Background: The RNA shown here (transfer RNA) has 71 nucleotides and comes from a Pseudomonadota bacterium. The coordinates come from a structure-prediction model, not an experiment, and the mean pLDDT is 81. NCBI's taxonomy places the organism under Bacteria, Pseudomonadati, Pseudomonadota. It matches the Rfam family "tRNA". Gene Ontology term of the family: triplet codon-amino acid adaptor activity.
[in-house]
């Protein structure tokens, strides 16, 4: 240096144009002598700018991060 891929709560992953979802971790209550299990219940997310639309995680453009090939 040039192709292609990927970027979502602490983690892994759904959502492909119309309320941002689940599991696990995290905090609270109940259960227990106590601890685990389990049950309710809550907090926490779209990598950043900009552009298309009535509405972008979704589309297009840059640009940052990271994976891969190639040289």
């Nucleotide at each position: 240096g040039g192709g292609c891929c990927u970027g979502u709560g602490g983690u892994u992953a759904a959502a492909u144009g119309g309320u941002a979802u689940a599991a696990c971790g995290c905090a609270g209550c109940a259960u227990u002598c106590g601890c685990a299990u389990u049950g309710c219940u809550g907090a926490a997310u779209u990598c950043c700018g900009g552009g298309u639309u009535c509405g972008a995680u979704u589309c297009c453009c840059g640009g940052c991060a990271g994976g891969u090939c190639c040289a």